[in-house]
RNA sequence: GGAGUAGACCAGGCGAUCGCUGGCUCCUUUUUGGGGAGCUGGAGGAAAGUCCGAACACCACAGGGCAGGGUGCUCCAUAACAUGGAGUCGCGGUGACGUGAAGGCAAGUGCAACAGAGAGCAGACCGCCCUGCCGGUAACGGCAGGGUAAGGGUGAAACGGUGCGGUAAGAGCGCACCAGUUCUCCGGGUGACCGGAGAAGCUAGGUAAACCCCACCCGGUGCAAGACCAAAUAGGGGAGCGUCCGAGGGCUGCCCGUCCAAGCUCCCGGGUAGGUCGCACGAGGUGCCGGGCAAUCGGCAUCCCAGAUGAAUGAUCGCUGCCCCCGAUCCGGGUAACCGGCCGGGGGAACAGAAUUCGGCUUACGGGCUGCUCCGGCC
Numbered sequence: 001g002g003a004g005u006a007g008a009c010c011a012g013g014c015g016a017u018c019g020c021u022g023g024c025u026c027c028u029u030u031u032u033g034g035g036g037a038g039c040u041g042g043a044g045g046a047a048a049g050u051c052c053g054a055a056c057a058c059c060a061c062a063g064g065g066c067a068g069g070g071u072g073c074u075c076c077a078u079a080a081c082a083u084g085g086a087g088u089c090g091c092g093g094u095g096a097c098g099u100g101a102a103g104g105c106a107a108g109u110g111c112a113a114c115a116g117a118g119a120g121c122a123g124a125c126c127g128c129c130c131u132g133c134c135g136g137u138a139a140c141g142g143c144a145g146g147g148u149a150a151g152g153g154u155g156a157a158a159c160g161g162u163g164c165g166g167u168a169a170g171a172g173c174g175c176a177c178c179a180g181u182u183c184u185c186c187g188g189g190u191g192a193c194c195g196g197a198g199a200a201g202c203u204a205g206g207u208a209a210a211c212c213c214c215a216c217c218c219g220g221u222g223c224a225a226g227a228c229c230a231a232a233u234a235g236g237g238g239a240g241c242g243u244c245c246g247a248g249g250g251c252u253g254c255c256c257g258u259c260c261a262a263g264c265u266c267c268c269g270g271g272u273a274g275g276u277c278g279c280a281c282g283a284g285g286u287g288c289c290g291g292g293c294a295a296u297c298g299g300c301a302u303c304c305c306a307g308a309u310g311a312a313u314g315a316u317c318g319c320u321g322c323c324c325c326c327g328a329u330c331c332g333g334g335u336a337a338c339c340g341g342c343c344g345g346g347g348g349a350a351c352a353g354a355a356u357u358c359g360g361c362u363u364a365c366g367g368g369c370u371g372c373u374c375c376g377g378c379c
Base pairs, nucleotide, nucleotide: 001375002374003373004372005371006370007369009367010366012320013319014318015317016316017315018314020042021041022040023039024038025037026036027035028034029033044351048362049361051360052359053358054357055356056222057221058220059219068218069217070216071215072214073087074086075085076084077083088102089100090099091098092097103213104212108211109210110207111206125152126151127148128147129146130145131144132143133142134141135140160178161177162176163175164174165173179203180202181200182199183198184197185196186195187194188193226277227276228275229274236268237267238266239265240264241263248260249259250258251257284303285302286301287300288299289298290297291296322348323347324346325345326344327343330341331340332339333338
């Protein structure tokens, strides 16, 4: 200098003016309510997707089982998790490192296109070998019966590999070495597992995000949960008055009169509109110390930090920090190309916005920083 890999961090700052919204105090207005002044709080690392796990609330529920669903290497962390940390093993990478639904197919059942003779305790298509018969002087050829998994061929996959022995030809048929499996023992580790020794010719293929088996876990619905206050209208219940002895209503502000007339008045209760709460002190933030490799846990100090609901959290201006481009030539380094700083001008700053609250995961996105790895050059 180039290429890569992992991690933590920031999400511009200050001031002025004008607004929006929560809280407190005060003033004003006609009570509810409205208006005004002052002080003070006012989005994020993802507030997003709503994918997991919880808190909380209501409903259901004696206990046990079945069905159904989820999780699936080990240990640890946690309120909990399909999350995280540290490891083991497999795979990828020269490496830093990344990645894996990673229990069981040596319990049972099932499945495997095409090709191929044969796809699972298999298989005789070609080949190899033996016997018999026929042809041929012979070499050999043909036919029939049988043996054979060493060689060829098909396939993603053909029932360990190499060599020697053995045989008519062959074959773990026998032996040596190698690979794997199961079992036993020894050592290390909390454990997954690792290392070593021995035995058995045991060679057992793939597939469980196929049925299934094993172990563990699991009620449902979500703040539109739910609790409280509570109109108008229309239902419900009760009481009183009234239906030719006329309640009530219209003409009409009242009386009389007249017309229409079977309902009218009051109380109680449920629900709706609307309102209040839930709803902001919490598995809380920050700093320091301690335990632990870490996730994380403990102690002390300190802080109070949005709460809207046709849904606030904004706009303008000034100064300035960061990045990029252009110019000028001043300074420093260098032989030089050039690099860095100063000065002037111009431009840029992403993804996106709470809606009961937390812990995760995933996705979107701008910027600079640090550790580590590999390659190349120079001293």

A computed fold for a 379-nucleotide RNA from Desulfosarcina sp., annotated as Bacterial RNase P class A. NCBI's taxonomy places the organism under Bacteria, Thermodesulfobacteriota, Desulfobacteria, Desulfobacterales, Desulfosarcina. Of the family's consensus pairs, 95% are formed in the model. RNAcentral holds the sequence, with entries from ENA. It is recorded under the gene name rnpB.